[in-house]
RNA sequence: GGGGCAUGGCUCAGCUGGGAGAGCGUCAGGUUCGCAAUCUGAAGGUCGGGGGUUCGAUCCCCCCUGUCUCC
Numbered sequence: 001g002g003g004g005c006a007u008g009g010c011u012c013a014g015c016u017g018g019g020a021g022a023g024c025g026u027c028a029g030g031u032u033c034g035c036a037a038u039c040u041g042a043a044g045g046u047c048g049g050g051g052g053u054u055c056g057a058u059c060c061c062c063c064c065u066g067u068c069u070c071c
Base pairs, nucleotide, nucleotide: 001070002069003068004067005066006065009024010023011022012021018055026042027041028040029039030038031037048064049063050062051061052060
């Protein structure tokens, strides 16, 4: 210098710009004598930071930071 990645605590999805989600975990409750397992519900996110475009940005453009990789 080129390219990829950054989204709940963890691992990740988000298709062509409009609803922020899943699994696991955590908490509460049911079933059980209890545990495990299973079922139901809930909490938890300024989508890495800043700026721009747009009626509207996780998504497009620019800069920065971190990380992986190639030369």